[in-house]
RNA sequence: AAUAUCCCCGCGGAAGAGUCCGGUUUGUCAUGCGGCGCAGAAGCCGCUGCCGAGCCGGCGCCGAAGGCGCAACCGCCCCGGAAACGCUCAGGCCAAUGGACCGCGCGGGAGAU
Numbered sequence: 001a002a003u004a005u006c007c008c009c010g011c012g013g014a015a016g017a018g019u020c021c022g023g024u025u026u027g028u029c030a031u032g033c034g035g036c037g038c039a040g041a042a043g044c045c046g047c048u049g050c051c052g053a054g055c056c057g058g059c060g061c062c063g064a065a066g067g068c069g070c071a072a073c074c075g076c077c078c079c080g081g082a083a084a085c086g087c088u089c090a091g092g093c094c095a096a097u098g099g100a101c102c103g104c105g106c107g108g109g110a111g112a113u
Stems, first nucleotide, its partner, number of pairs: 002113001005110004009105005018059001020058008029049002032047005060093003066089001067087003073081003
């Protein structure tokens, strides 16, 4: 100095499963209903309806953050390392976010040889 390999960073790709039900709180919309205001409006309050969001409860489901378990296999064979397999604690079930893993970068660091 370079390379296998590993870690970090950036970019791109990346699946699955309920836009479930109920309660409660809240936000926008409606000019719907009632009231206040008013010469008339603007506006304000309450109720109702639709949609969304948060929290709580319930049932169903997914697995590719993480975690745990068994194990082919591997090793320095006392023991340890081990999956895209399994479990679903966590996480997730419109989109977004996240996402194992894959590719690119002449980016950064470590580094047997």